[in-house]
This record gives sequence, C1' cells and structure tokens, in this order.
RNA sequence: UCCGAAAAACGCAAAUCUGGGGUGACCCAGAGACGCAAAGCCACGGGUCCCGACCAGGGACAGCCGGGCUACCGAAA
Repeated sequence: UCCGAAAAACGCAAAUCUGGGGUGACCCAGAGACGCAAAGCCACGGGUCCCGACCAGGGACAGCCGGGCUACCGAAA
C1' cells in the first nucleotide's frame, strides 16, 4: 500500500414523526435506528430525480456505481 479478522475507542444515521426552508428534486434542526470501516469530504464520469416546453438552460442526490482527497484500529493473506 492492499485488505477487513478480533478487540477497543471515536463516529455517522435509513424509514417514519415534529418544526422550519425551497416551485420542486431535496435541505436544516430535534426525535428515531434500518444500516455503515470511510454512510468523512469533492457533482469529475456514469446514473437517478426536479424545474423548464419533452429543447436550451438551471438544479438535487456522495446512504446508486466508479473516480479523486483525507482518516481510526491492526490479524491473516
């Protein structure tokens, strides 16, 4: 570096509900816990979704896949 056994520590938080924001996808806060070893960060490629007229154009999703950057622990191979 790759990888993800064991143990430990620190974390994140799906659905749903409440309040708020947005035309919308969706986002923020609280509750919640299905899951996650990058479920930390980045819309770069693909994808899905929204607005728009099916265009042009603009936007959302990193918990869809790939890629980039960074990171806790440390067995086997």